Predicted 3D model of a 501-nucleotide part of an RNA (small-subunit ribosomal RNA, 5' domain) from an uncultured bacterium. The full RNA is in RNAcentral, with records from ENA and SILVA.
Context: one part of a larger RNA
RNA sequence: GAAUGAACGCUGGCGGCGUGCUUAACACAUGCAAGUCGAACGGUAACAGGUCUUUCGGGAUGCUGACGAGUGGCGCACGGGUGAGUAAUGCAUAGGUAAUGUACCCUGAAGACCGGGAUAGCCACUGGAAACGGUGAUUAAUACUGGAUACACCGACUCAUUAACAAGGUGAGUCGGGAAAGUUUUUUCGCUUCGGGAUCAGCCUAUGUCCUAUCAGUUAGUUGGUGAGGUAAGAGCUCACCAAGGCGAUGACGGGUAGCUGGUUUGAGAGGAUGAUCAGCCACACUGGUACUGAGACACGGACCAGACUCCUACGGGAGGCAGCAGUGAGGAAUAUUGCACAAUGGGGGGAACCCUGAUGCAGCAACGCCGCGUGGAGGAUGACGCAUUUCGGUGUGUAAACUCCUUUUAUCAGAGAAGAAGAUGACGGUAUCUGAUGAAUAAGCUCCGGCUAACUCCGUGCCAGCAGCCGCGGUAAUACGGAGGGAGCAAGCGUUAUUC
Repeated sequence: GAAUGAACGCUGGCGGCGUGCUUAACACAUGCAAGUCGAACGGUAACAGGUCUUUCGGGAUGCUGACGAGUGGCGCACGGGUGAGUAAUGCAUAGGUAAUGUACCCUGAAGACCGGGAUAGCCACUGGAAACGGUGAUUAAUACUGGAUACACCGACUCAUUAACAAGGUGAGUCGGGAAAGUUUUUUCGCUUCGGGAUCAGCCUAUGUCCUAUCAGUUAGUUGGUGAGGUAAGAGCUCACCAAGGCGAUGACGGGUAGCUGGUUUGAGAGGAUGAUCAGCCACACUGGUACUGAGACACGGACCAGACUCCUACGGGAGGCAGCAGUGAGGAAUAUUGCACAAUGGGGGGAACCCUGAUGCAGCAACGCCGCGUGGAGGAUGACGCAUUUCGGUGUGUAAACUCCUUUUAUCAGAGAAGAAGAUGACGGUAUCUGAUGAAUAAGCUCCGGCUAACUCCGUGCCAGCAGCCGCGGUAAUACGGAGGGAGCAAGCGUUAUUC
């Protein structure tokens, strides 16, 4: 000098765009953050309408719009948060997968025939303080399930084949096995099997990836083989048996620290430091473990078990997980609103209308940062007053002020008023912006002045009080302390502290 997610002191007018718990992955009151579909289903708790009835109080009826609870489908594995762990099961780059999967989407071929038994809901009875149940009867489906058909698909066997496949590659054959669901007013939307694509993912390899030798040996599923199991898939991934290997001064093993990258920052570069915001990947979801469902999880707002903690309880037993958005306490030098809206973009469901969406879009708070604007302009000397100084003549502040003329960015008031929205629909917002009126009106501080380093005098103090980044200043004439006048620098900021180069 540059930089910062900064903090502190003094000061503070406005706008635009960004940014805002770096500390306790500490504990959390409250609200919201993942639902949706009646065009899958039986139905009808509430609301509205219709119809019937009525003693005019009402009653009956799913008939209709709709729809609580329930069965079923899809979604909940995305989006959002955090960086605890992790030094390599991670990340970056380049490859491989003849060792693999992929719901929804696109595309091609073929198909959807005949049946069955349940179960929630509802009803009745009933246990429990609650959470939550139990028994009986009854009912539906795109829920579950039996059979048929299926060349292609899967399994076994046989034969052939090959740029590299022996196995599980490719082709031909035989035997065995395996599907389906309906709905809607026509249209439609769905269902099943097998190909191809796209997308997303799994696995493998190479290279790179902090400090420490005051860590030198380490390893027993360890290293390899055979067989079996397992997976979507290769593999000690797991198991049985056999062999005794594997790694290591090119640093194994151990210890410490740490999410990685694109980037950011500094620097002429090389390099150093760093990894907030934004984007990609990974890991985690009170702590530890486990699987279930599913195309996909070993699942933040799912389940089970154990633990710590908190809460309810009728003491028998139960409930919970903000590292989602706000917000609270605590910690800390320190970091915001318990806001508005789904109008836009995107996501989930739905045929659609639409519903949901603390993603997102906006608004609020904070000079936290960057950028822009303003705090007036011109004239104005007997060079006023005041203040400071003085050699008492004057000099400085200083065209500065007053005063005269002018302007209105900004401000205030009034009027008009968008784009963002493809037909309708605007949270922002009567916002941005434009026009008119008023009136210099509403708006300047901070640090420094011995040298480095731009800027000097007076008074007070007297090695005291104090200053200080370094050198150093102060013991009676201090340009270095404190005040004043004057000056210098930067400016809605200016200084200090911390950290990096």